[in-house]
RNA sequence: GCGUGGCUAGUUUAUCGGUAGAAUAGCACGUUGCCAACGUGCAGAGCCGGGUUCGAUUCCCGGGCCGCGCA
Numbered sequence: 001g002c003g004u005g006g007c008u009a010g011u012u013u014a015u016c017g018g019u020a021g022a023a024u025a026g027c028a029c030g031u032u033g034c035c036a037a038c039g040u041g042c043a044g045a046g047c048c049g050g051g052u053u054c055g056a057u058u059c060c061c062g063g064g065c066c067g068c069g070c071a
Base pairs, nucleotide, nucleotide: 001070002069003068004067005066006065007064010024011023012022013021018054026042027041028040029039030038047063048062049061050060051059
C1' cells in the first nucleotide's frame, strides 16, 4: 500500500429499517446477629462525518482505531 473482519452501558455481548435487551459490575431496599450469598428495584450505551429513507445501531460513501491475510 491492497484486501478483509470488527467498533453498542465501566466490562462482556444481543438486536439484519420502527421504544436498543441481557449478563456482570455500581447504587438502594429486603433477607441475616454481621459479612457473603440470594431476592426486588434504580441508573447506565450505538467510534466520527455525510448520504438514502417518513424513520438508520441496522443500508451506502468517507474518516479514525483494533485484529487478520497478501505484497

A computed fold for a 71-nucleotide RNA from an uncultured archaeon, annotated as transfer RNA. It matches the Rfam family "tRNA". From the family's description: Transfer RNA (tRNA) molecules are approximately 80 nucleotides in length. The coordinates come from a structure-prediction model, not an experiment, and the mean pLDDT is 83.